[in-house]
Context: one part of a larger RNA
RNA sequence: CGUACGAGUCUUGAAGGGCCAUCACUCUAGUACGAGAGGAUUGGGUGGUACGUGCCUCUGGUGUACCUGUUGUCGCGCUAGCGGCACCGCAGGGUAGCUAAGCACGGAAUGGAUAACCGCUGAAGGCAUCUAAGCGGGAAGCCGUCCCUAAGAUGAGGACUCGGUGCUCCCUUCGGGUGAGCUGAAGACCCCUGGAAGACGACCAGGUUGAUAGGCCGGGUGUGUAAGGGCAGAGAUGUCCUCAGCUAACCGGUACUAACGGUCGAGAG
Numbered sequence: 001c002g003u004a005c006g007a008g009u010c011u012u013g014a015a016g017g018g019c020c021a022u023c024a025c026u027c028u029a030g031u032a033c034g035a036g037a038g039g040a041u042u043g044g045g046u047g048g049u050a051c052g053u054g055c056c057u058c059u060g061g062u063g064u065a066c067c068u069g070u071u072g073u074c075g076c077g078c079u080a081g082c083g084g085c086a087c088c089g090c091a092g093g094g095u096a097g098c099u100a101a102g103c104a105c106g107g108a109a110u111g112g113a114u115a116a117c118c119g120c121u122g123a124a125g126g127c128a129u130c131u132a133a134g135c136g137g138g139a140a141g142c143c144g145u146c147c148c149u150a151a152g153a154u155g156a157g158g159a160c161u162c163g164g165u166g167c168u169c170c171c172u173u174c175g176g177g178u179g180a181g182c183u184g185a186a187g188a189c190c191c192c193u194g195g196a197a198g199a200c201g202a203c204c205a206g207g208u209u210g211a212u213a214g215g216c217c218g219g220g221u222g223u224g225u226a227a228g229g230g231c232a233g234a235g236a237u238g239u240c241c242u243c244a245g246c247u248a249a250c251c252g253g254u255a256c257u258a259a260c261g262g263u264c265g266a267g268a269g
Base pairs, nucleotide, nucleotide: 001152005163006162007161008160009159010158011157015149016148017147018146021049022048023047024046025045026044027043033038051106052105053104054103055102059100060099061098062097066093067092068091069090070089071086072085073084074083075082076081110144111143112142117137118136119135120134166182167181168180169179170177171176183267187264188263189262190261191207192206193205194204195203212258213257214256215254216253217252218251219250222246223245228241229240230239231238232237
């Protein structure tokens, strides 16, 4: 820009793409077969491997915004208590998120037309012959079935819902006009607060008629019993108040802070 008024929501599916794997065990059965050794077709069941998709309850990893221990040194006048630097100083754990080695699921079943091949009926050619007419069976392959994209599929589809058929000029062959302006609907956008969305656009949740983010409050989770004081001990230290103190991204609540402000958008071939 188009999809012949402007929008919102939900869709149909032309077409395109993806997937398609494989093994072992077990029953049938030590059966058929075979002198024996050996050892099935078929049908049923079970468990894997690789691959793919999604996820984080569990098991773990990471987790330089959480907690703790600790070395050296410097600083806060000193003590105590803290902080800086030293690979995050080192070390032990660890929330969310991300993640695999973890968890779940998938390639199943089935229809149609066929290949090689196997057949039925059957002449030419009194026989025979799957073929010449005709009719069947038959593959992990083909077309569907399953999953994804998808109406720029210009052949531009469908359904529902919302708004709308104005006003003033100008021109006029008086029918009208691809003209100018006004109004500014439904709705949309800029902007702003953000996001398990994201390179940027986009997408999604919100913008005071508000829980979108921050803060605060409560909870959870993690760490592991703070500071200070009492008591015991010569002291290091232990113990009690104390399952304490602190606590990121998690869950819920609460307008305290920030979501200010603006623009576009119809009247029809």

This is a predicted structure of a 269-nucleotide part of an RNA (large-subunit ribosomal RNA, domain VI) from a Phycisphaerae bacterium. The coordinates come from a structure-prediction model, not an experiment, and the mean pLDDT is 86.